[in-house]
The part of an RNA shown here (small-subunit ribosomal RNA, central domain) has 347 nucleotides and comes from an uncultured bacterium. The RNAcentral record of the full RNA draws on ENA.
Context: one part of a larger RNA
RNA sequence: UUGGGUUUAAAGGGUGCGCAGGCGGAUGAUUAAGUCAGCGGUGAAAUUUCGAUGCUCAACAUCGUAACUGCCGUUGAUACUGGUGAUCUUGAGUGGAACAGAGGCAGGCGGAAUUCGUAGUGUAGCGGUGAAAUGCAUAGAUAUUACGAAGAACGCCGAUAGCGGAGGCAGCUUGCCGGGUUUCAACUGACGCUGAGGCACGAGAGUGUGGGUAUCGAACAGGAUUAGAUACCCUGGUAGUCCACACAGUAAACGAUGAUUACUGACUGUAUGACCUGAUUGGUUGUGCGGUUAAGCGAAAGCGUUAAGUAAUCCACCUGGGGAGUACGCCGGCAACGGUGAAACUC
Numbered sequence: 001u002u003g004g005g006u007u008u009a010a011a012g013g014g015u016g017c018g019c020a021g022g023c024g025g026a027u028g029a030u031u032a033a034g035u036c037a038g039c040g041g042u043g044a045a046a047u048u049u050c051g052a053u054g055c056u057c058a059a060c061a062u063c064g065u066a067a068c069u070g071c072c073g074u075u076g077a078u079a080c081u082g083g084u085g086a087u088c089u090u091g092a093g094u095g096g097a098a099c100a101g102a103g104g105c106a107g108g109c110g111g112a113a114u115u116c117g118u119a120g121u122g123u124a125g126c127g128g129u130g131a132a133a134u135g136c137a138u139a140g141a142u143a144u145u146a147c148g149a150a151g152a153a154c155g156c157c158g159a160u161a162g163c164g165g166a167g168g169c170a171g172c173u174u175g176c177c178g179g180g181u182u183u184c185a186a187c188u189g190a191c192g193c194u195g196a197g198g199c200a201c202g203a204g205a206g207u208g209u210g211g212g213u214a215u216c217g218a219a220c221a222g223g224a225u226u227a228g229a230u231a232c233c234c235u236g237g238u239a240g241u242c243c244a245c246a247c248a249g250u251a252a253a254c255g256a257u258g259a260u261u262a263c264u265g266a267c268u269g270u271a272u273g274a275c276c277u278g279a280u281u282g283g284u285u286g287u288g289c290g291g292u293u294a295a296g297c298g299a300a301a302g303c304g305u306u307a308a309g310u311a312a313u314c315c316a317c318c319u320g321g322g323g324a325g326u327a328c329g330c331c332g333g334c335a336a337c338g339g340u341g342a343a344a345c346u347c
């Protein structure tokens, strides 16, 4: 490389958009590039195939034959693929009507809790633990009441509920913006699928500058525990946690399951549409989210119309363990580090 694979054995890119490329619906017409057929030319010899012959045989040699699977030219064929032109509506999209939603961004507002401040009541403890101690407290703490301030997060509703491409999204309200579903069938007429590079988005931690800082809390300090305790437990506590702008670009970024399309049994729950009707909870038909299983698949666990079944197209990736996601080089970054990514050696 071929082959075979990628839920869990090695292997699906974190996600989207998308240039090139690959692949692509129905019906005529035309062309004849691919494709197929005939003919011609060429495809050196040796080698190779087969048949002879010559060395006593064989190797070897000689002669003939085939092959040289290719290329070029020419004459035809036109089913399929391609090109050109025409038509179509079922794929795709637009439009009308309706609907659901923690989808995004910005502004405003709210109550509970926490901590702090001031004032009142009040007195000796509070706090913490397995038990303690550090710590706080007669300069009046803890508790309790009132008022005030600040920052962060939004209880109940709340749900194998919803929305989003993924990351993710939850108090209420206003504005702006995005996507989706159903239904009608007016319009466009294959406009589609995938997508190497590329571009954008991308939890948390981290970085830069400037704010903010209530809580919690790496580092750090102290108290315990212990043989020790650079930990687990406790008392404090800086960065951070929050906001703005800029960077970073990784996660068990998981459904450990790439995207799209078609086909293939049932039962059941739930969210949200449309339609039907005598419907008390019903029926039909979509789109989602779940559960149990037939066939089938699978090494098994299991999957099973949301496939890991049956097929097709395109992309990504794997090829024994360690060395190693390391070294070196290159690219990116302020840095931290990220991307790409070996070998010797060893089992």
Base pairs, nucleotide, nucleotide: 004318005317006316007301008300012315014201015200016199017198021194022193023192025088026087027086029084030083031082033081034080035077036076037075038074039073040072041071042070048066050064051063052062053061054060091191092188093187094186095184096183097182098181099180103177104176105175106174107173108172109171110154114150115149116148117147118146119145120144121143125136126135162169163168206247207246208245209244210243211242216240220236221235222234223233258314259313260312261311262310263309265293266292267291268290269289270288271287272286273285274284275283276282296303297302320347321346322345329340330339331338332337